RNA sequence: UCCCGAAAAUAGCAAAACUGGCGAAAGCCAGCGACGCAAAGCUACAGGGGCUUAAGCGAUAAUAGCCGCAUGCCAGCCAGCUGCCGAA
Numbered sequence: 001u002c003c004c005g006a007a008a009a010u011a012g013c014a015a016a017a018c019u020g021g022c023g024a025a026a027g028c029c030a031g032c033g034a035c036g037c038a039a040a041g042c043u044a045c046a047g048g049g050g051c052u053u054a055a056g057c058g059a060u061a062a063u064a065g066c067c068g069c070a071u072g073c074c075a076g077c078c079a080g081c082u083g084c085c086g087a088a
C1' cells in the first nucleotide's frame, strides 16, 4: 500500500411511519424519526437493473380509451469514481 472490517476510537448518514410542500405518477425537498449503513459520499441518454407514463411519440379508421416507448425517476440494487480510521 492492497485486501479486509473490530462488541476499537473519532466524526457522519438516516429506512419506514407521521406532518408540511412540489409532482400526473414514480419520486423529491423540509421537519420529525432511526430500520439500517465502512462508503447509505459522488456519478442516472452516453454500463447493467428497477420504478413511473402527465405531455410527447408510436400503434389504431380515430381526437377518447387501451397498449408500447423515457426524454421523468431510483446511487439505501449491482457497478464506476473518490475517501476516514486501523484490531485481527
Base pairs, nucleotide, nucleotide: 004086005085012037013036018031019030020029021028022027035076041081042080043079047078048077049074050073051072056069057068058067

A computed fold for an 88-nucleotide RNA, annotated as c-di-GMP-I riboswitch aptamer. The coordinates come from a structure-prediction model, not an experiment, and the mean pLDDT is 84. It was read from a public genome assembly, where an Rfam model found it.